[in-house]
RNA sequence: UGGAGCGGGCGCAUGAUCGCUCCGGCUGCGGCCGGAGAGGAAAGUCCGAACUCCGCAGGGCAGGGUGGUUCGUAACACGAACUGGGGGCGACCCCGAGGAAAGUGCCACAGAAAAUAUACCGCCCCGGUUCGCCGGGGUAAGGUUGAAAAGGCGAGGUAAGAGCUCACCGCUUCCAUGGCGACAUGGAAGGCACGGCAAACCCCACCCGGAGCAAGACCAAAUAGGGGAACUGUGCCGUAUUUCAUACGGCUAAGGGCGGCCCGUCCGAAGUUCCCGGGUAGGUUGCAAGAGGUGGCGGGCGACCGUCAUCCCAGAUAAAUGAUCAUGGCCUCCUUCGGGAGGUACAGGAUUCGGCUUACAACCCGCUCCAGUCU
RNA sequence: GCCCCCGUAGCUCAGGGGAUAGAGCACAGGAUUCCUAAUCCUGGAGUCGUACGUUCGAAUCGUACCGGGGGCA
Numbered sequence: 001u002g003g004a005g006c007g008g009g010c011g012c013a014u015g016a017u018c019g020c021u022c023c024g025g026c027u028g029c030g031g032c033c034g035g036a037g038a039g040g041a042a043a044g045u046c047c048g049a050a051c052u053c054c055g056c057a058g059g060g061c062a063g064g065g066u067g068g069u070u071c072g073u074a075a076c077a078c079g080a081a082c083u084g085g086g087g088g089c090g091a092c093c094c095c096g097a098g099g100a101a102a103g104u105g106c107c108a109c110a111g112a113a114a115a116u117a118u119a120c121c122g123c124c125c126c127g128g129u130u131c132g133c134c135g136g137g138g139u140a141a142g143g144u145u146g147a148a149a150a151g152g153c154g155a156g157g158u159a160a161g162a163g164c165u166c167a168c169c170g171c172u173u174c175c176a177u178g179g180c181g182a183c184a185u186g187g188a189a190g191g192c193a194c195g196g197c198a199a200a201c202c203c204c205a206c207c208c209g210g211a212g213c214a215a216g217a218c219c220a221a222a223u224a225g226g227g228g229a230a231c232u233g234u235g236c237c238g239u240a241u242u243u244c245a246u247a248c249g250g251c252u253a254a255g256g257g258c259g260g261c262c263c264g265u266c267c268g269a270a271g272u273u274c275c276c277g278g279g280u281a282g283g284u285u286g287c288a289a290g291a292g293g294u295g296g297c298g299g300g301c302g303a304c305c306g307u308c309a310u311c312c313c314a315g316a317u318a319a320a321u322g323a324u325c326a327u328g329g330c331c332u333c334c335u336u337c338g339g340g341a342g343g344u345a346c347a348g349g350a351u352u353c354g355g356c357u358u359a360c361a362a363c364c365c366g367c368u369c370c371a372g373u374c375u
Numbered sequence: 376g377c378c379c380c381c382g383u384a385g386c387u388c389a390g391g392g393g394a395u396a397g398a399g400c401a402c403a404g405g406a407u408u409c410c411u412a413a414u415c416c417u418g419g420a421g422u423c424g425u426a427c428g429u430u431c432g433a434a435u436c437g438u439a440c441c442g443g444g445g446g447c448a
Stems, first nucleotide, its partner, number of pairs: 001371009012328007020037007039346001043357002046355005051212004058263004063208005068082005083097001084095004098203002103201002105197003120143002122139007151169002154166003170192001171190008216285004226276007235251006255267004292311008329344006376447007385400004393431001402418005424440005
């Protein structure tokens, strides 16, 4: 100098005028004064919680989720550090990364054969032969197909071959050492048995009740009529009276509630009388001091944690946070060098918080790697 | 605000790991007819909403976006 990797910041500023929402104060109830007024993603609603109600949520089944290890956290499908695998010359980046010797299923086409192995061309042996080849047997090294071919490679061995034997590598089992652990390293034995797919069913381990602030609570129009108690009374069985009927006691059907189902549990014809409200519109609340922000110090590799100081920082409801002007930044273009024109992202609260994901103009900062040149 | 569902040809839909992605209607050409309709024959038309991943292989499985529709006072 050029290219690249990682991390972070900022997200136009100031003033004036006219307006909007909320809070506080004053008031002569008309207003006046003072203060505050979107974000890093407020977004998507993809996860996790707080909070609230419902059958207080027990057991089983079904269903859903997570998936290397150890930490962090209120919790998580999030984050940190590490392990293993993959990519890059490198800084560094990516990974849904349990189990395929529990079982089931799938592996199109091609190919001899796609998982109980098998034999098309080959190679070798024996027999026959019209010398072209034919029959029987052995073999799986080589060829052919495919995304994938039954451990790889070399040597020995053999009729030809083959873990048949041996060395190295891989695999499985066991042992030792190191590490909290995932795992790593080393040694011994086996002699290959075990192809791939679980973002196929499934198995294993762990977790999950459902709904969501339009949750819920309080006050409470118009209209329409709901609930509770008592009495009468009802199906079946038993007892009392010969029957009907009645009385008493017990049980209970159909059906319904229980927010996937079952166990379980509760209610359980209808009428009369008396008593009492409940809910909708609307209003209030939930709803703004919180797993809170900023700074210092301390602990930790880190995520993060502890402690001290300090701050109070939107609460609207069809929904406020705006418009205009001036001056100045920054960027682009034009220029007669005086200046002129244009632009200044993505977007925007609606119960709250922790994450993830996605969108984002221009500018700035830090660390690191590679290549070239110069000293 | 909260919660669900769906994207395949111009339209309505099949297809749920191995296809050159199909069907009906519509469209185009031809036959029939004096002409048209109907009928018969033939044909064209697709980024399977987009991107990334899983797999040997993706319209199909997974994730994230984009677009559309519905429910709740």